[in-house]
RNA sequence: GGGGGACUAACUCAAUUGGUAGAGUGCCAGCUUUGCAAGCUGGAAGUUAGGGGUUCAAGUCCCCUGUCCUCCA
Numbered sequence: 001g002g003g004g005g006a007c008u009a010a011c012u013c014a015a016u017u018g019g020u021a022g023a024g025u026g027c028c029a030g031c032u033u034u035g036c037a038a039g040c041u042g043g044a045a046g047u048u049a050g051g052g053g054u055u056c057a058a059g060u061c062c063c064c065u066g067u068c069c070u071c072c073a
Base pairs, nucleotide, nucleotide: 001072002071003070004069005068006067007066010025011024012023013022019056027043028042029041030040031039049065050064051063052062053061
């Protein structure tokens, strides 16, 4: 330098292939306990890496940029 892949909640990952962004862990509150842990119930938490385009509608399609992984030279 060129090819391929990844980026979504604090962390690890989903999203039925364009139609309301979710789960587990963690966090907060309540219940339970003498207390802690575990357990149960509820809750908060999102610029879907950044920008632009297409579309009635984009995490999903297209373009540019950034970071990381990998292959070739």

Predicted 3D model of a 73-nucleotide RNA (transfer RNA) from a Phycisphaerales bacterium. Its Rfam family is "tRNA". By type it is a transfer RNA. The source organism's lineage runs through Bacteria, Pseudomonadati, Planctomycetota, Phycisphaerae and Phycisphaerales.